[in-house]
Molecule: transfer RNA
Organism: bacterium
RNA sequence: GCCGAGGUGGCGGAACUGGCAGACGCACUGGACUCAAAAUCCAGCGAAGGUGACUUCAUAAGAGUUCGACUCUCUUCCUCGGCA
Numbered sequence: 001g002c003c004g005a006g007g008u009g010g011c012g013g014a015a016c017u018g019g020c021a022g023a024c025g026c027a028c029u030g031g032a033c034u035c036a037a038a039a040u041c042c043a044g045c046g047a048a049g050g051u052g053a054c055u056u057c058a059u060a061a062g063a064g065u066u067c068g069a070c071u072c073u074c075u076u077c078c079u080c081g082g083c084a
Stems, first nucleotide, its partner, number of pairs: 001083007010026003019067001028044005046057004060076005
């Protein structure tokens, strides 16, 4: 230099004939149980705004296509693999 795969909450990791994003697990927070703790069980858990119902934003970054993009196109950054 060329080709291919990938980048999603704190972590791992789903969702692709484009149509409710943050499933599920771990961690964490609150509670139950216990003398206490562990284990187990229940509930919660992206960000901002709002008393609240709710609204807006958020898939590496930016732009484009579309009614609608994690998904398709282009550029850039990063990681891994192959070829030279």